[in-house]
RNA sequence: GGAAGUUAAAGGCAAACCUCGGGAAACCGUGGGACGCAAAGCCAUUGGGACUAAACCCUGUAUUGGGGUAGGUUUGCCAGGCUGCCGAA
Repeated sequence: GGAAGUUAAAGGCAAACCUCGGGAAACCGUGGGACGCAAAGCCAUUGGGACUAAACCCUGUAUUGGGGUAGGUUUGCCAGGCUGCCGAA
């Protein structure tokens, strides 16, 4: 210097749940909280999957029903791209 990364060390992130706020919803943000994470850092205008259906379309009814649909959401679903800490045994 490189690299493996299984119980090193330093530092980092933060699921469920709760609080407050945003949103039609999925879900997101703040604070608390830790199930986990070696990229659980970034990209959803790279591809696939999953979730939602306000608006829109179709249909039905006379009362807000049923169906379809992403341009909404998810990178803590996977692949891909970019960047990066430590590196003991």
Background
Predicted 3D model of an 89-nucleotide RNA (c-di-GMP-I riboswitch aptamer) from an Armatimonadota bacterium. It matches the Rfam family "c-di-GMP-I riboswitch aptamer". Rfam describes the family as follows. GEMM was predicted in a large-scale screen for bacterial structured RNA regulatory elements. Model confidence (mean pLDDT): 85 of 100. NCBI's taxonomy places the organism under Bacteria, Bacillati, Armatimonadota. The sequence was found by an Rfam model in a public genome assembly.